A computed fold for a 500-nucleotide part of an RNA from Coelastrella sp. UTEX B 3026, annotated as small-subunit ribosomal RNA, 5' domain.
Its Rfam family is "Bacterial small subunit ribosomal RNA".
The RNAcentral record of the full RNA draws on SILVA.
Context: one part of a larger RNA
């Protein structure tokens, strides 16, 4: 000299883009952050129609008007319930982890919902269960028992190859409807290809310490089972005695890795915030279920730990989601607006939902723009400062005139972002433009001994203090403290603090 996710101190106008708990992966109040689908399905509710009875009016009629019960066919619908898909994405975070975790280059023995393609199918039947109704248990959380009831929910047959097993002969394997007036359309089975996704293996890379030298028994290698979607000690018997190590095993200590960032002329260091790839992790351990995917952040089971309610029996929580709290820290922001775009889930859609996402909001945190006016104006005022009283200096600086209006104010007008035929804009009456007004609203820090640009005057008297090195101060201090001047940088200056 450069960099910063900075933080203190003094000071502060605007605006545009970005960032923004590095510390306690400490606790965590409140409130959102995953739903959706009536075109799967059954109850209910409500409103329409329709028969029937009862009553009431009277114009005695196939009138009207209430009530009641039944039926069936529509329509709309709340919390629920069975079902179906989606809660494995999206978001947060970096504790663990020195390893195929990452990165790079290769295999080969593997699956893949939804999506696009290609073939082919889609017969026939069946018992059941929530919801619901009784009846009970429990403070509650919930839950028992009987009875009914549906389905693209389960279950049998059948059929069966181009598919699985198999050396062959042979054997096995499926399905579901749903809207429409129909035409179709959306689904459903089975096999094939893809796309794109994922799991596995391997070679090379990948911090530090020998004041860590020996380490390894499922250990390394085979047989033969069993698991897996899939290769394997993945597992189990057996059998062998291997296997790794100074090219540093094993131990120990640190760390997420990466593309990138900062710095340098490179070579290199040093980094891994924010934006993106990938791992991991979700109060602490553990362990499955369900599924195409999970060994699941806002599923479940057990165990701890803490915290809450309880009728003491027994329950409930999980912010390292978005705001917010406390709390630790020099320290890091709104319990905001909207689905208008961009995406995701779900739906035939209409549309629901989204704290992703887009916006506003707070903060000179950071970079980039502008502004704090411009020209003239010598009595070189006035006042400070110094002085040798004659001046010098502040200083064209300032008043004075004479413009300007970035900016501010206030009014008017007013977007693109919207894709579309039409209709939809949270931002936001913003941005922007126009007129009006009036120089009007806007400059500080930090330093002048020498490195280093920038000098004196007064107070102090090895005292107060200074300070990055060198060092300064004991009575003329350009080096302290103020005061005039100077000089640097500027809405920002300085000081720490880390890297190069």
């Nucleotide at each position: 000299g450069g960099a910063c996710g900075a933080a203190c101190g003094c000071u502060g106008g605007c605006g545009g883009u970005a960032u923004g708990c590095u510390u306690a992966a400490c606790a965590c109040a409140u409130g959102c952050a995953a739903g959706u689908c009536g075109a799967a399905c059954g109850a209910g509710a409500u409103c329409c129609c329709u028969u029937u009875u009862u009553c009431u009016a009277c114009u005695u009629g196939c009138u009207a008007g209430a009530a009641a019960a039944a039926g069936a066919a529509g329509a709309u619908u709340g919390c629920a319930g069975u079902g179906g898909c989606g809660g494995a994405c999206g978001g947060g975070u970096g504790a663990g982890g020195a390893a195929c975790a990452c990165g790079u280059a290769a295999g080969a023995a593997c699956u893949u919902a939804c999506c696009u393609u290609u073939u082919g199918g889609u017969g026939g039947g069946g018992g059941a269960u929530a919801a619901c109704a009784g009846c009970g248990g429990g403070a509650a959380a919930c839950u028992g028992c009987u009875g009914c009831u549906a389905a693209c929910a389960c279950c049998c047959c059948a059929u069966a190859a181009u598919g699985c097993u198999g050396a062959g002969g042979a054997g096995c394997u499926a399905a579901a409807a749903g809207u429409g007036a129909a035409a179709a359309c959306u689904g459903c089975c089975a096999a094939g290809a893809g796309a794109g996704a994922g799991g596995c293996u391997u070679g090379c890379g990948u911090c530090u310490g020998a004041u860590u030298a020996g380490c390894u028994a499922g250990u390394u290698g085979g047989g033969a089972g069993g698991g897996u979607a899939a290769a394997g000690g993945c597992u189990u018997c057996c059998c062998a005695a291997g296997g790794c190590g100074a090219c540093g095993a094993u131990c120990a200590g640190u760390a997420g890795c990466u593309g990138g960032u900062c710095u340098g002329a490179g070579a290199g260091g040093a980094u891994g915030a924010u934006c993106a790839g990938c791992c991991a992790c979700a109060c602490u351990g553990g362990g499955a279920c369900u599924g195409a995917g999970a060994c699941a952040c806002g599923g479940c089971c057990c165990a701890g730990a803490c915290u809450c309610c309880u009728a003491c029996g027994g329950g409930a929580g999980g912010c390292a989601g978005c705001a917010g709290u406390g709390g630790g820290g020099a320290a890091u922001u709104u319990u905001c607006c909207a689905c208008a775009a961009u995406g995701g889930g779900c739906g035939a859609a209409a549309g629901c939902c989204u704290g992703a996402u887009g916006g506003a909001g707070c903060a000179a945190u950071a970079c980039c723009g502008c502004g704090u006016g411009g020209g003239u104006g010598a009595a070189g005022a006035c006042g400070g400062u110094u002085c040798g009283u004659g001046g010098a200096u502040u200083g064209u600086a300032a008043a004075g005139c004479c413009c300007u209006u970035u900016u501010c104010u206030u009014a008017a007008g007013g977007a693109a972002g919207a894709a579309u035929a039409a209709a939809u804009g949270a931002c936001g009456g913003u941005a922007c433009u126009u007129a009006a007004g009036g120089a009007a609203u806007a400059a500080g820090c930090a330093c002048c001994g020498g490195c280093u640009a920038a000098c004196u005057c007064u107070g102090u008297g090895c005292c107060a203090g200074c300070a990055g090195c060198c060092g300064c101060g004991g009575u003329a201090a350009u080096a302290c403290a103020g005061g005039g001047g100077g000089u640097g940088c500027a809405a920002g200056c300085g000081u720490u603090g880390u890297c190069c």
Model confidence (mean pLDDT): 85 of 100.